Transfer RNA from Cellulomonas sp., 84 nucleotides, folded computationally. Its Rfam family is "tRNA". Rfam's curators write: Transfer RNA (tRNA) molecules are approximately 80 nucleotides in length. Its family is annotated with triplet codon-amino acid adaptor activity in the Gene Ontology. It is annotated as a transfer RNA. It was read from a public genome assembly.

RNA sequence: GCCGAGGUGGCGGAACCGGCAGACGCGGCCGACUUAAAAUCGGCUGACCGCAAGGUCGUGGGAGUUCAAAUCUCCCCCUCGGUA
Numbered sequence: 001g002c003c004g005a006g007g008u009g010g011c012g013g014a015a016c017c018g019g020c021a022g023a024c025g026c027g028g029c030c031g032a033c034u035u036a037a038a039a040u041c042g043g044c045u046g047a048c049c050g051c052a053a054g055g056u057c058g059u060g061g062g063a064g065u066u067c068a069a070a071u072c073u074c075c076c077c078c079u080c081g082g083u084a
Base pairs, nucleotide, nucleotide: 001083002082003081004080005079006078007077010026011025012024019067027045028044029043030042031041032040046057047056048055049054060076061075062074063073064072
């Protein structure tokens, strides 16, 4: 250089053929139980703005197609594997 796979919350990891992004688990916070703790159980847990109600943004970066994009197209960056 060429070919292939991949990049999604703090971490792992889903999202079927384009139609509620973040299911599920780990971790974290709060609570229950306990003399206390562990274990277990319940609730919450992307970011920003807001007293709240709510709003805006968010799938490596940018652009495009579409009513609608994590998903399709193009360019670029990064990681892994193969190949000369």
The coordinates come from a structure-prediction model, not an experiment, and the mean pLDDT is 81.